[in-house]
Large-subunit ribosomal RNA, half B from Candidatus Hodgkinia cicadicola, 1208 nucleotides, folded computationally. The full RNA is in RNAcentral, with records from ENA. Its Rfam family is "Bacterial large subunit ribosomal RNA". Rfam links the family to the GO terms structural constituent of ribosome and ribosome.
Context: one part of a larger RNA
RNA sequence: UUGCGUUGAAGGAACUCGGCAAAUUGAACGCGUAACCUCGGGAGAAGCGUUGCCUCCCUCGGCGCAAGCCGAGAUGGCGUAACACAAAAGGGGGAAGCGACUGUUUACCAAAAACACAGGACUCUGCCAAAUCGAAAGAUGAUGUAUAGGGUCUGACGCCUGCCCAGUGCUGGCAAACGAAAUUCAAAUGUUUUAAAUCAUUUGAUAUAAGUCCCAGUCAACGGCGGCCGUAACUAUAACGGUCCAAAGGUAGCGAAAUCCCUUGUCGGGUAAGUUCCGACCUGCACGAAUGGCGUAACGACUUCCCCGCUGUCUCCAGCGCAAGCCCAGCGAAAUUGAAUUCCCCGUGAAGAUGCGGGGUCCUCGCGGCAAGACGGAAAGACCCCGUGCACCUUCACUACAACCUUGCGUUGGUGAAAUCGACGGUUUGCGUAGCGUAAACGGUAAGCGAUGAUUCUUCUUCUUCGGUGGGAGCGAAGCUCACAAUGAAACACCGUUCUAACUUUUCGGUUUUACCUCAUCGAAGUUAGCUAAUCUCACUUCGAAACCCCGCAAGGGGGCUAGUUUGACUGGGGCGGUCGCCUCCCAAAACGUAACGGAGGCGUGCGAAGGUAAGCUCAAAUCGGUUUGGAACCGAUUGUUGAAGCGCAAUGGCAUAUGCUUGCUUAACUGCGAAGACAUACAAGUCGAGCAGGGACGAAAGUCGGCCAUAGUGACCCGAUGGUUCCGAAUGGAACGGCCAUCGAUCAACGGAUAAAAGGUACGCCGGGGAUAACAGGCUAAUAGCUCCCGAGAGCACUCAUCGACGGAGCUGUUUGGCACCUCGAUGUCGACUCAUCGCAUCCUGGGACUGAAGAAGGCCCCAAGGGUAUGGCUGUUCGCCAUUUAAAGCGGUACGUGAGUUGGGUUCAGAACGUCGCGAGACAGUUCGGUCCCUAUCUGCCGCGAGUGUUAGAAUGUUGACGGGCCCUCCCUCCAGUACGAGAGGACCGAGGGGGCCGAACCGCUGGUGUUCCUGUUGUCCCGCUGAGGGCACGGCAGGUUAGCUACGUUCGGAAGUGAUAACCGCUGAAAGCAAAUAAGCGGGAAGCCUUUCCUCAGAUUAACAUUCUAUGUUAGAGUCGUGGAAGAUUACCACGUUGAUAGGUCAGAUGUAUAAGCGCAGCAAUGCGCUUCAGCUUACUGAUACUAACUUCUCAAACGUUAGA
Repeated sequence: UUGCGUUGAAGGAACUCGGCAAAUUGAACGCGUAACCUCGGGAGAAGCGUUGCCUCCCUCGGCGCAAGCCGAGAUGGCGUAACACAAAAGGGGGAAGCGACUGUUUACCAAAAACACAGGACUCUGCCAAAUCGAAAGAUGAUGUAUAGGGUCUGACGCCUGCCCAGUGCUGGCAAACGAAAUUCAAAUGUUUUAAAUCAUUUGAUAUAAGUCCCAGUCAACGGCGGCCGUAACUAUAACGGUCCAAAGGUAGCGAAAUCCCUUGUCGGGUAAGUUCCGACCUGCACGAAUGGCGUAACGACUUCCCCGCUGUCUCCAGCGCAAGCCCAGCGAAAUUGAAUUCCCCGUGAAGAUGCGGGGUCCUCGCGGCAAGACGGAAAGACCCCGUGCACCUUCACUACAACCUUGCGUUGGUGAAAUCGACGGUUUGCGUAGCGUAAACGGUAAGCGAUGAUUCUUCUUCUUCGGUGGGAGCGAAGCUCACAAUGAAACACCGUUCUAACUUUUCGGUUUUACCUCAUCGAAGUUAGCUAAUCUCACUUCGAAACCCCGCAAGGGGGCUAGUUUGACUGGGGCGGUCGCCUCCCAAAACGUAACGGAGGCGUGCGAAGGUAAGCUCAAAUCGGUUUGGAACCGAUUGUUGAAGCGCAAUGGCAUAUGCUUGCUUAACUGCGAAGACAUACAAGUCGAGCAGGGACGAAAGUCGGCCAUAGUGACCCGAUGGUUCCGAAUGGAACGGCCAUCGAUCAACGGAUAAAAGGUACGCCGGGGAUAACAGGCUAAUAGCUCCCGAGAGCACUCAUCGACGGAGCUGUUUGGCACCUCGAUGUCGACUCAUCGCAUCCUGGGACUGAAGAAGGCCCCAAGGGUAUGGCUGUUCGCCAUUUAAAGCGGUACGUGAGUUGGGUUCAGAACGUCGCGAGACAGUUCGGUCCCUAUCUGCCGCGAGUGUUAGAAUGUUGACGGGCCCUCCCUCCAGUACGAGAGGACCGAGGGGGCCGAACCGCUGGUGUUCCUGUUGUCCCGCUGAGGGCACGGCAGGUUAGCUACGUUCGGAAGUGAUAACCGCUGAAAGCAAAUAAGCGGGAAGCCUUUCCUCAGAUUAACAUUCUAUGUUAGAGUCGUGGAAGAUUACCACGUUGAUAGGUCAGAUGUAUAAGCGCAGCAAUGCGCUUCAGCUUACUGAUACUAACUUCUCAAACGUUAGA
């Protein structure tokens, strides 16, 4: 010093994030018990009282035949400080939040408000159920059947649960549209000797399911639930009105809340004081109704606030016991470790040095302690960034894919009906004009039809171009049509083949729908059988379903169920923002080039003239003149070397001989080259270009022309497409494909373009790296901040400067917010509190002074001054701050925002959970809320103590000096002077003297207290000493009451003083330079708690090793040690006392002190017990004195120069 235990004066939560920890309470009986309530509770509420022992006699209960035993009482008695005497054994109450409850949970940091729960609701599921596992067989569901089973949400109970179906889901419907493979049809191209046909390729159409779209329903599905303006006779507010938007605009209830940023909202309560708490208000950043709203008795190791009791939590610590620590004996790890001969200060330095530079300090080596440093140890930082790292999770990222839905085909058969389509057959139909008139086309032919009833007429009916046509019925009885005119075509007179449009009882075929059948297929039951068992099974019987389903192959839909991946870079960290290619200027430092998240702007085109050529012309602006006409319109004149003229557009350069403007004619905005040469350049790209050939334009010609005054107007390769082609052509001929030439398709704009195709979360995270890069701290800087100064507009009644000081200016500091990114990411632990400090001074108090708008008193401002001092509480995690009450004062800063190998862990900053808000979601929030593992035995330096060695020139003993160093250093109140000076008064001093305090410190224990497990006493339970008595053990020393020594504070005593010297600000004397003046230049003074002394402490290793006195020999000698007995000394050592010539310790005796009348005997009493005698006894640790009874025995070790070895 730590752990465990124990006691504590006075106070009693003042401690602290928080009563954490500890203490209190505790049993039985009797009495008594509130609000509230779901009437059960709350409740052991709270609170109060009793309790021991004995008791002849008395009462009751149980058992027993009884004796008696057990239990409960009554009465009376007895003793104690204390009677549930030890052990065991609830502290209580009030209010709020959350959750109803008992339960469950992160084994090893979270026990909770999270999960569960009974109850409520929605939804799916009709049984081979839905759902789930599985590839399937099969299984669970369930040997259950909608009062059942699955899923989701909510979460007892009470009152309730509003509006919205626009979005996203889900369910239902579905006219049109889109919509696959099948099906059917067609076209193009190619091939093509006969065959001309899907033969091949390609394309288009037809047809169409689910789905999409569309239309509804549904919110206890996912979810959502508004602005603006005006208005009432004080003001304020707005019942009221207007307007816009929306699917609907938040109802009831609640509300600064687990939700409120501003915010410590405002008011009230509680407190001396309340960022928390409770009650209200409503301005709800950002409550709100089963992601339930609001209440709620009971319950809770939950969270918050308050009160009572209680206490060492604290003021403020002290004592004691045990165990460590320490010493001795034995045994005996670990991390760590480049090597070490391992000081301080200032500086330097990869920016914080034991190691470098300069100073200072320093004899050598240990032991016990403390932790400031060794950017201490431990763990290749978990924060941050980076990686074309990983993992998991999410989704309206991309791409797949399981389940699922749908369609076709197969498995796959039969019979009907209806609808529909097609074919054959049959029956009809057909009106331009002209024309007898409703001429479908072509061909054949000259005749055909008619009693099997022609023409005409009547009536019904189909179609209609309204004229008629076709058909049926009836009357009736013999005829009707054709040729002829006209027409492109001639008779429906007749026959044949067709077209258009329609009908068709029937026949055949297809499709769809629907119905039935049984034979595939599926299922069930039963009987016998299967060596025997069977829920299984061949066969058999019966029944059900049935060509559906199941299954297979294709096709479309759907699909975070699953999977693989992607999710850019730059960046004064990253993210958010911005940017990413090209052109022009500045920066750019007179060649070219040159960076930045430097400063300014543009482009992603335009034009058949705005191109070519030839010829001609001159602009902008100003002045003057001219009705309307003005500053500015048009005309004219003059000036006009280019000026904001113009050149399509940005800027720069250029251009008046024009590159500008106008006109004529035109197309060189050409083809093939350019392998002459240059610029520029990593490459790839980019730029200029004379000249040659061809064919042109303009010009008289020379000549110019391969776009435009120049510099932007853009995109590699692959892939695909179009045109051309004297290329290629897989037996051959062709074709296809390909090549070549020309052209087209990129905001591939992240613009040298990763893919045809790509978003997010991680606080559950992981790995590799980085001090190449952030958060803390240091460093540099000093914008910001703080402080000082200059100027002096002003105000201060006048007056710049008693005091204040605008607009401006100059500095200092390194404390704020920053900037930079230099050490540290193979780790430099972060806010606040506690403890312990140390320094600066820009001074809060105290001290000294100048000025004052200083009468005194109290102040203001400035100068000197760092010696000392510099508060307790309430709230909050707070630093800070506000408040209460004190004080002489309640200073500001630095020290890794001093201090976590010293403490704490409330805040922040892991994992759990909730609210509000954001997000579809995973999740997120310098928003809030509840909870949440703080390791280290000290090697070196440093510091506090204690020793050993050695030196100090012979060896010792005793006593001094004191260089250096360190400690201390505070201040208030009262009285006198004196109610004086001053002042109208009210008030009210300086200087000086005396007294009393607070705080701090040192020492001590006589007093007051604490403790005092070795002293005394009381007493409970139990055991032992055979029993009684008397004692003893154990139960925290069992508990309890006292207490000696020692140690202690709360106790006592003392201290801070006074003085000297040199000074600061300041005040002076004398006195020149400078005939004066001036405190200064020479000289001489005064002047502060500050400085040096004084005072106290240590100290000669003060290596500068001091001084004085005394002692010392040739040997058991001065002296020292060892050893022993001990100690108010002590970790060990050391120190001190003593060692027989002895009181050192023990013992003994006596005393002091403490406790409180021992045991024994007698008497009284039934007894407990009391009284009396011995007796104010007995016992009495550490205290005092005496006394050698015991032990300090016997030994041993070290130890000196000079010198003739005589000696001194």